[in-house]
Context: one part of a larger RNA
RNA sequence: UUGGGUUUAAAGGGUGCGUAGGCGGCCCGUUAAGUCCGGGGUGAAAGCCCGUUGCUCAACUACGGAACUGCCCUGGAUACUGACGGGCUUGAGUACAGACGAGGUUGGCGGAAUGGACCGAGUAGCGGUGAAAUGCAUAGAUACGGUCCAGAACCCCGAUUGCGAAGGCAGCUGACUAGGCUGUUACUGACGCUGAGGCACGACAGCGUGGGGAGCGAACAGGAUUAGAUACCCUGGUAGUCCACGCCGUAAACGAUGGAUACUCGGUGCGAGGUACAUAUUGCUCUUGCCUUACCGAAACUGAUGAAUUUCCCGCCUGGGCAGGAGAGCACCGACGGUGAGAUUC
Numbered sequence: 001u002u003g004g005g006u007u008u009a010a011a012g013g014g015u016g017c018g019u020a021g022g023c024g025g026c027c028c029g030u031u032a033a034g035u036c037c038g039g040g041g042u043g044a045a046a047g048c049c050c051g052u053u054g055c056u057c058a059a060c061u062a063c064g065g066a067a068c069u070g071c072c073c074u075g076g077a078u079a080c081u082g083a084c085g086g087g088c089u090u091g092a093g094u095a096c097a098g099a100c101g102a103g104g105u106u107g108g109c110g111g112a113a114u115g116g117a118c119c120g121a122g123u124a125g126c127g128g129u130g131a132a133a134u135g136c137a138u139a140g141a142u143a144c145g146g147u148c149c150a151g152a153a154c155c156c157c158g159a160u161u162g163c164g165a166a167g168g169c170a171g172c173u174g175a176c177u178a179g180g181c182u183g184u185u186a187c188u189g190a191c192g193c194u195g196a197g198g199c200a201c202g203a204c205a206g207c208g209u210g211g212g213g214a215g216c217g218a219a220c221a222g223g224a225u226u227a228g229a230u231a232c233c234c235u236g237g238u239a240g241u242c243c244a245c246g247c248c249g250u251a252a253a254c255g256a257u258g259g260a261u262a263c264u265c266g267g268u269g270c271g272a273g274g275u276a277c278a279u280a281u282u283g284c285u286c287u288u289g290c291c292u293u294a295c296c297g298a299a300a301c302u303g304a305u306g307a308a309u310u311u312c313c314c315g316c317c318u319g320g321g322c323a324g325g326a327g328a329g330c331a332c333c334g335a336c337g338g339u340g341a342g343a344u345u346c
Stems, first nucleotide, its partner, number of pairs: 004317003007300002012314001014201004021194003025088007033081002035077008049065004054060001091191001092188003095184004100179001103177007110154001114150007125136002162169002206247006215241002220236004258313003262309001266291004271286003276282001319346003330337001
């Protein structure tokens, strides 16, 4: 429990697709279900309310009225909603033309760096730190040159840049594939919006099977520091990080701001396109930033990418702790996830 809220106080679902449902553009006609008006029936009595009445008053009582906001039948009205029929093009979609981008999947290729192996040349240190030590090195290290091997990541460009529904996406290139945008206004003719359940996608970490393993590096070991040091610093180092397939399904999954529509001052940039007047640029569409008027807001701030204003639909909130815990059923290999109380306490 509603005439309230949801950026930061409790509260926007991680994201999309979509079922039921809710809501839905302009014009004409039919109908008359909703809606509105009239009439009829019913709506027991008591009670409530109004006016009288009887007990000395009142409570109580008796009589009359009103009311019983409803339901049923019936006659009308037709603006709106619905149903049915017809039409329209501005919403939505399609077609054609054009450019755009780290959008996705899967191959091929490249250079730098790092590590390693071998060869050459060379000698006593290297490495590391606040300072050191552990560590590496005369069995020849570090530094330098050459050849080869391996895995991972792609310097500069690079940007308040771009793309994607979100998660996310960055060397070059091929193939396949998706998308929005601009322009034409050719086609369809409301085909739309939202979306409980549902389905799909979903960083990192983690799990299963099999590969791979250069660097980094939980755990672990050692060296330091310290009163101690299960840390911060140093030397090593396993899982992991990488690939394939299958799970997990969470996050400060953030713009802490759900989606759609219409409408409402200006200034100035980035990106994509491009038409009209006309040739100077201005106005145009989409996107992405900054500043700002009014309005809004508790303020910070927001401010055409709205947190202003309009309408529609969904999720969610209701004092703090107990607690995102218990129990139950569900999902999962597991880890654990989702749903999620009460007692009690202030």